[in-house]
Context: one part of a larger RNA
RNA sequence: GGACGAACGCUGGCGGCGUGCCUAAUACAUGCAAGUCGAGCGCGGGAAGUCAGGGAAGCCUUCGGGUGGAACUGGUGGAACGAGCGGCGGAUGGGUGAGUAACACGUAGGUAACCUGCCCUAAAGCGGGGGAUACCAUCUGGAAACAGGUGCUAAUACCGCAUAACCCCAGCAGUCACAUGAGUGCUGGUUGAAAGACGGCUUCGGCUGUCACUUUAGGAUGGACCUGCGGCGUAUUAGCUAGUUGGUGGAGUAACGGUUCACCAAGGCGAUGAUACGUAGCCGACCUGAGAGGGUAAUCGGCCACAUUGGGACUGAGACACGGCCCAAACUCCUACGGGAGGCAGCAGUAGGGAAUCUUCCACAAUGGACGCAAGUCUGAUGGAGCAACGCCGCGUGGAUGAAGAAGGUCUUCGGAUCGUAAAAUCCUGUUGUUGAAGAAGAACGGUUGUGAGAGUAACUGCUCAUAACGUGACGGUAAUCAACCAGAAAGUCACGGCUAACUACGUGCCAGCAGCCGCGGUAAUACGUAGGUGGCAAGCGUUGUCC
Numbered sequence: 001g002g003a004c005g006a007a008c009g010c011u012g013g014c015g016g017c018g019u020g021c022c023u024a025a026u027a028c029a030u031g032c033a034a035g036u037c038g039a040g041c042g043c044g045g046g047a048a049g050u051c052a053g054g055g056a057a058g059c060c061u062u063c064g065g066g067u068g069g070a071a072c073u074g075g076u077g078g079a080a081c082g083a084g085c086g087g088c089g090g091a092u093g094g095g096u097g098a099g100u101a102a103c104a105c106g107u108a109g110g111u112a113a114c115c116u117g118c119c120c121u122a123a124a125g126c127g128g129g130g131g132a133u134a135c136c137a138u139c140u141g142g143a144a145a146c147a148g149g150u151g152c153u154a155a156u157a158c159c160g161c162a163u164a165a166c167c168c169c170a171g172c173a174g175u176c177a178c179a180u181g182a183g184u185g186c187u188g189g190u191u192g193a194a195a196g197a198c199g200g201c202u203u204c205g206g207c208u209g210u211c212a213c214u215u216u217a218g219g220a221u222g223g224a225c226c227u228g229c230g231g232c233g234u235a236u237u238a239g240c241u242a243g244u245u246g247g248u249g250g251a252g253u254a255a256c257g258g259u260u261c262a263c264c265a266a267g268g269c270g271a272u273g274a275u276a277c278g279u280a281g282c283c284g285a286c287c288u289g290a291g292a293g294g295g296u297a298a299u300c301g302g303c304c305a306c307a308u309u310g311g312g313a314c315u316g317a318g319a320c321a322c323g324g325c326c327c328a329a330a331c332u333c334c335u336a337c338g339g340g341a342g343g344c345a346g347c348a349g350u351a352g353g354g355a356a357u358c359u360u361c362c363a364c365a366a367u368g369g370a371c372g373c374a375a376g377u378c379u380g381a382u383g384g385a386g387c388a389a390c391g392c393c394g395c396g397u398g399g400a401u402g403a404a405g406a407a408g409g410u411c412u413u414c415g416g417a418u419c420g421u422a423a424a425a426u427c428c429u430g431u432u433g434u435u436g437a438a439g440a441a442g443a444a445c446g447g448u449u450g451u452g453a454g455a456g457u458a459a460c461u462g463c464u465c466a467u468a469a470c471g472u473g474a475c476g477g478u479a480a481u482c483a484a485c486c487a488g489a490a491a492g493u494c495a496c497g498g499c500u501a502a503c504u505a506c507g508u509g510c511c512a513g514c515a516g517c518c519g520c521g522g523u524a525a526u527a528c529g530u531a532g533g534u535g536g537c538a539a540g541c542g543u544u545g546u547c548c
Stems, first nucleotide, its partner, number of pairs: 001548004006544005013395006019388002021353001026351003030348003035088003040085002043082002049076005058067003095306003105230007114223002119219007127161001129159002136151006168189006175182002196211006232278003239269003244266008281303004285296004308329005331342004359385001361384003367381001368379004398428004408419004432489001433485005442475001447470008492537005497518003503532005513520002
């Protein structure tokens, strides 16, 4: 000199874009953060509409009545909504960096040792049956959480059967290769489905469209495992190791493997630093530097690990699962003392710790995600707003003229010098500000209505595409624009002995104090304190801390 997720002191006008618990992975009140599908299913529930009965108020009246049709009742109808069965998603998104010196990460490869829901392409299929169960009803236990018995019922829930392998197993033939091997053809054996939902047409037999479903092959995406190399401190850590190292055979896994088990052998690692201890998430990057290098691991992106602490599996394509389950422990809460409930390292917020770090905000309008045919619902992801000079960048605090060199301050050799064109005064401008007017882009879709085309079908509905109209904004009456008004509302901070740009007076008298280093202060202090002046930077300035 540069840099910072900074803090502290003094000061503080505005805007844009960023950033904001570095400490206690401490404990958490409250609200929200993962739901969705009725076009899978059976119940409960009954709105609008509609039909029948009923006939009020009001109006007309020749007082006889006419008109009018409300409340209400019953049927039909079936929307919203409620829990339940079922499907998909809760393994993504979001947070944190405790652990980890490791194939965790980075990079380059390997898998002839592997898996992959949803998605895409191709081929084939979607036949015929059965038994339950939740909801519900009822009974029982319990303070509650909840649990149990009996009875009823449905399905895209569950279970057999048929059909079919290209899958698997066995045999034969030939091809390829990188060691275990890979793949092709033929023959024999084994195994699946939702028969579904919503539309359309129908001669009621069925046919057909869309979305589902089953099997197989391939792809894409995502993962799993293995290997070479690379990145840290201590030798005042020198020996470490018993599933340890290897083999055979079982088991287990998607898969190789001491992964695990039985038996056998005695190996394996290490001064090219094993083992132990300490520290630490890794990288793209960021800071500095001419570079080599050194340092850091905030925000953003990739990977990993974790979810009060420790352990475990279940379900599933995928977890050993932050807002799932079970067990143990600590803590907090409820309790009828028998027993139960909970997990902010999600977004806000609270307490505590600390030098120190924000709103218990708005919206799903956009982007993205889950579910759904769709409309749509959910989304503290995200988009925005709020707070903070925390940082970077930009703008302003006025411009021009103006010497009687005013008043006043300071210094003085008392002549004057200086603050100083500075002020006043005159003429302007209106960035910003205040008030008012008008007012965006971000919106593309999806949907509804209409028109046209394409593939397919016996045909239609439907599907796909194009086009026209309608209509969708949290931010926000925001940005940008225009008009009017006023120089009005907007400058500080540090230094002035040398390094180092900038000096005098007074006070003090080795005192009070200053100080980064040298050092200053003991009666003429340019070094302390104050004043005037000057220098530097400027909405900041200075100090402290850390790195180069």
A computed fold for a 548-nucleotide part of an RNA from uncultured Lactobacillus sp., annotated as small-subunit ribosomal RNA, 5' domain.
Its Rfam family is "Bacterial small subunit ribosomal RNA". Rfam links the family to the GO terms structural constituent of ribosome and ribosome.
The RNAcentral record of the full RNA draws on ENA.
The coordinates come from a structure-prediction model, not an experiment, and the mean pLDDT is 81.